RNA sequence: UCUGAAACAGGGCAAAGCCGUCGUGAGACGGUGACGCAAAGCCAGGGACCUCUCCGCUUCAGUCGGGAAGGCCGCCCGGUUGCCAGG
Numbered sequence: 001u002c003u004g005a006a007a008c009a010g011g012g013c014a015a016a017g018c019c020g021u022c023g024u025g026a027g028a029c030g031g032u033g034a035c036g037c038a039a040a041g042c043c044a045g046g047g048a049c050c051u052c053u054c055c056g057c058u059u060c061a062g063u064c065g066g067g068a069a070g071g072c073c074g075c076c077c078g079g080u081u082g083c084c085a086g087g
Base pairs, nucleotide, nucleotide: 001087002086003085004084012037013036017032018031019030020029021028022027035074041080042079043078045077046076047075049071050070051069053067054066055065056064058062
């Protein structure tokens, strides 16, 4: 530096649910718990999705479209770092 998750070795992370706290909310944090993950390590740069708010349309309930702010890396792409084995 490249390839790989078939195996070896040390292992790592932790879905949903439940409890507590924070938040208008999406959700986050901690505990518990494991659905799974070769980056399910990190980053909000691009897209998707979600929340809240404003505007427009409207059948005035709602739906749809657009803007701003926020969420999400276990949705995808991208960037970046790393264990083992082999070349």
Molecule: c-di-GMP-I riboswitch aptamer
Organism: Chloroflexota bacterium